[in-house]
RNA sequence: GCUAGCGUAGCUCAAUCGGUAGAGCAACUGACUUGUAAUCAGUAGGUUGGGGGUUCAAUUCCUCUCGCUAGCU
Numbered sequence: 001g002c003u004a005g006c007g008u009a010g011c012u013c014a015a016u017c018g019g020u021a022g023a024g025c026a027a028c029u030g031a032c033u034u035g036u037a038a039u040c041a042g043u044a045g046g047u048u049g050g051g052g053g054u055u056c057a058a059u060u061c062c063u064c065u066c067g068c069u070a071g072c073u
Stems, first nucleotide, its partner, number of pairs: 001072007010025004019056001027043005049065005
């Protein structure tokens, strides 16, 4: 330099031909307990890497760009 894949909550990952962004763990609150852990109930947490475009509507389609990984040279 060329090609491909990935980027979504603090972490690991879903979201199946475009239609209200979710789960597990972690965090916080409450219950239980002499207390902690475990368990149960609940709460909060997201500019979906960034810019632009298409569309009534974009995590999803198109484009540019950034980062990471792999292959080729």
Molecule: transfer RNA
Organism: Selenomonadaceae bacterium